Background:
A computed fold for a 343-nucleotide part of an RNA from an uncultured marine bacterium, annotated as small-subunit ribosomal RNA, central domain. The full RNA is in RNAcentral, with records from ENA and SILVA.
Context: one part of a larger RNA
RNA sequence: CUGGGCGUAAAGAGCACGUAGGCGGACUUUUAAGUCAGUUGUGAAAUCCUUGGGCUUAACCUGAGAACUGCAACUGAUACUGGAAGUCUAGAGUAUGGUAGAGGGAAGUGGAAUUUCCGGUGUAGCGGUGGAAUGCAUAGAUAUCGGAAGGAACACCAGUGGCGAAGGCGACUUCCUGGGCCACUACUGACGCUGAGGUGCGAAAGCAUGGGGAGCAAACAGGAUUAGAUACCCUGGUAGUCCAUGCCGUAAACGAUGAGAACUAGGUGUUGGGUUUUACUCAGUACCGCAGCUAACGCAAUAAGUUCUCCGCCUGGGGAGUACGGCCGCAAGGUUAAAACUC
Repeated sequence: CUGGGCGUAAAGAGCACGUAGGCGGACUUUUAAGUCAGUUGUGAAAUCCUUGGGCUUAACCUGAGAACUGCAACUGAUACUGGAAGUCUAGAGUAUGGUAGAGGGAAGUGGAAUUUCCGGUGUAGCGGUGGAAUGCAUAGAUAUCGGAAGGAACACCAGUGGCGAAGGCGACUUCCUGGGCCACUACUGACGCUGAGGUGCGAAAGCAUGGGGAGCAAACAGGAUUAGAUACCCUGGUAGUCCAUGCCGUAAACGAUGAGAACUAGGUGUUGGGUUUUACUCAGUACCGCAGCUAACGCAAUAAGUUCUCCGCCUGGGGAGUACGGCCGCAAGGUUAAAACUC
């Protein structure tokens, strides 16, 4: 000496399930594979090292020793790791009783609003803007009253509130269904953690087929603005947005913070549960803050602190998340992923 890292500098996979593998609670007995000790054999010579000798010295040559950190066999040791057997309950799980919730799927229902149509009242404007114009309107608009149709979204409640692994989820009712939390006993008895490949889920946009189409609105058209205006503003408006089925598989998929476990001052608010209800406690969520950490900002029991296990990823900027090839896709493209050259 036997790397250092990943909130913001390069770097946590979008998320989960899980195969192999890696790692794994307490006690007893046993075994002796790993581990440790000893002995024997072997570990060619030269080289290296130590110490003698020979060339006047040195390089060089040469004698002896040591070393060759290794391998094998045998004999032992048994704390730790592994194997075998048995036992346990603190991890994990099951049962029981409660409980909160926009968790998911399906069906049905409701009111407000926009738009269109029909009918009534009514008359000259309406609309729009910084100001206008395009546009709509005497074939009766805008406004207002009544009725009908249809689609989409669910005001208030609403809250650094809740639920979900993430994406995400918000009117009401019913049905089907997943997960969590708490309490108390009982049961199983390490059944656990992580997870290369793999499999599934995965916003929006986009694609395919068939529906649907109120509002909004890429593209597009017109009116303005302007030196120009392929924009911002205005009037229209098609894909799309919606539904069913099947693809796509990406996002600043963010907490820019992988999962699990243990430990390490406190204080305040809030959600759910329990109890002996001035309070305590378990599970979440948010703020402040100690030690400690950090380049700083900040983090601080929901850690970015102190440790352990497993996975993913980074290694100067550009070229480039590109080319080529492979795999996937109907396509769009996705994924895997360089080099020359250059600073």